[in-house]
């Protein structure tokens, strides 16, 4: 330089065109003398960026960018 994947709450992952889920964290409350556990119910996501295609895109297309890994 070429070639192939990767990108979704704070962190980790799942989503094969139709409401963005899970876990964990975080908050409150209940349990405890208190703290942890354990239960309940919240709060947090412009789905890496631009642009297309479609009635609708996290997903398909096209470019960048990011981090891996392969060749040179």
């Nucleotide at each position: 330089g070429g070639c192939c994947g990767u990108g979704u709450g704070g962190u980790g992952u799942a989503g094969u065109g139709g409401u963005a889920g899970c876990a964990u964290a975080c908050u409150u409350g209940c349990u405890u003398u208190g703290g942890g556990u354990g239960c309940a119910a919240g709060u947090g996501g412009u789905c890496c960026c631009a642009g297309g295609u479609u009635c609708g895109a996290g997903c398909c297309c096209u470019g960048g960018c990011u981090c891996g890994g392969c060749c040179c």

Overview:
Predicted 3D model of a 72-nucleotide RNA (transfer RNA) from Podospora anserina S mat+. The source organism's lineage runs through Eukaryota, Opisthokonta, Ascomycota, leotiomyceta and Podospora anserina. Its Rfam family is "tRNA". Its family is annotated with triplet codon-amino acid adaptor activity in the Gene Ontology. Rfam's curators write: Transfer RNA (tRNA) molecules are approximately 80 nucleotides in length. Rfam classes the family as a transfer RNA.